Model confidence (mean pLDDT): 76 of 100. The RNA shown here (Bacterial RNase P class A) has 367 nucleotides and comes from a Candidatus Zixiibacteriota bacterium. Rfam family: Bacterial RNase P class A. It is annotated as a ribozyme.
RNA sequence: GGAAGCAGGAGGAACAGUCGCGCUUUAAUCUUUGAGUUAGAGUGAGGAAAGUCCGAACUCCACAGAAUCAGGGCGCCCGGUAACGCCGGGGCGGAGCGAUCCGACGGAAAGUGCCACAGAAACGAUACCGCCCGUCGCAAGGCGGGUAAGGGUGAAAUCGUGGUGUAAGAGACCACGGCUGAGUCCCGCAAGGGGCCGGUGGGUAAACCCCGCCCGGAGCAAGGCCAAAUAGGGGAAGAGGGGUUGAUUCGCCCCGUUUGAUUCCCGGGUAGGCUGCAUGAACGAUCGGGUAACCGGUCGUCCAGAUUAAUGACUGUUGCUCUCCUCGCGAGAGAUACAGAAUUCGGCUUACUUCCUGCUUCCCAAA
Numbered sequence: 001g002g003a004a005g006c007a008g009g010a011g012g013a014a015c016a017g018u019c020g021c022g023c024u025u026u027a028a029u030c031u032u033u034g035a036g037u038u039a040g041a042g043u044g045a046g047g048a049a050a051g052u053c054c055g056a057a058c059u060c061c062a063c064a065g066a067a068u069c070a071g072g073g074c075g076c077c078c079g080g081u082a083a084c085g086c087c088g089g090g091g092c093g094g095a096g097c098g099a100u101c102c103g104a105c106g107g108a109a110a111g112u113g114c115c116a117c118a119g120a121a122a123c124g125a126u127a128c129c130g131c132c133c134g135u136c137g138c139a140a141g142g143c144g145g146g147u148a149a150g151g152g153u154g155a156a157a158u159c160g161u162g163g164u165g166u167a168a169g170a171g172a173c174c175a176c177g178g179c180u181g182a183g184u185c186c187c188g189c190a191a192g193g194g195g196c197c198g199g200u201g202g203g204u205a206a207a208c209c210c211c212g213c214c215c216g217g218a219g220c221a222a223g224g225c226c227a228a229a230u231a232g233g234g235g236a237a238g239a240g241g242g243g244u245u246g247a248u249u250c251g252c253c254c255c256g257u258u259u260g261a262u263u264c265c266c267g268g269g270u271a272g273g274c275u276g277c278a279u280g281a282a283c284g285a286u287c288g289g290g291u292a293a294c295c296g297g298u299c300g301u302c303c304a305g306a307u308u309a310a311u312g313a314c315u316g317u318u319g320c321u322c323u324c325c326u327c328g329c330g331a332g333a334g335a336u337a338c339a340g341a342a343u344u345c346g347g348c349u350u351a352c353u354u355c356c357u358g359c360u361u362c363c364c365a366a367a
Base pairs, nucleotide, nucleotide: 001363002362003361004360005359006358007357008356009355010353013318014317015316016315017314018313019312021044022043023042024041025040026039027038028037029036046338050349051348053347054346055345056344057343058219059218060217061216065250066249067248068247069246071215072214073213074212075211076090077089078088079087080086091105092103093102094101095100106210107209111208112207113204114203115202128151129150130147131146132145133144134143135142136141159177160176161175162174163173164172178200179199180198181197183196184195185194186193187192223275224274225273226272233266234265235264236263237262240255241254242253243252282301283300284299285298286297287296288295289294320334321333322332323331324330
């Protein structure tokens, strides 16, 4: 100097002023008591507010549940967390020269499927080309036996390399390796790792399935309160209906049986206001513990709460980007990515700036 990897930060302007909006609050004033008007103070859209994919807090489902089945989620080990399908660390496997990154990572020895095409043959094998021996034949070639080392096909075909041996070969035997075991000893909390011994035709569960663990439902349009209006509407069925939103059983209850629960059809009224509503598993600084995720202590801070939906406009200075030039505190122009709260948090995923800072790896050159 170039290329790459990881982590953190910022948020497309900053400061000041004027005016205009929303909320909270102080004072004064009004009497139309409506919190109206006036004057102050404080504060006001993100790192993803997006997706609605997970998990919760909170609210409701009257009391009261238990068992079985179905359905769904997760799937190496150990930790973290309110919890999670999330985060951290480790193991194993894979990619990369490397820093690093990725993993849908239990079971094929319970069973059932599938492995197209090519190829002789893809669950129990087989011989297309070939090699060897014997025999027939002038020859080409035929027949019988042996073979799976060489070649071909394929993602994958009696584990690989080298040798001994053989008619030619072959784990038939030997040496060194690879894979594997529900065997055994050692190390590790564990996943796993190493040695010895045994075996060595498969793969696939993001195929069905088996195993282990976990799981009520609906959602702030939840829920609560107030006011108003209508037609105390009409008809049909009716002895059962319902109880934490799949089914069944048991149990315990509630309503109802002509004073009709419940269901269906026709028709009518209302869609308003208040609340829930922001102090929270919160944020910042610092100290301690821990490899880390994270946990604890101390001090400090209050940082939107709208409801057809506020959070804006202008001016000046500085800064940023671009253009021109007399190259100087020059002139002019621009406001630029993804994008806007709606119950609140913890995550994940997606979109975006050729932004800033730090550490690390590789290559080249020089000293």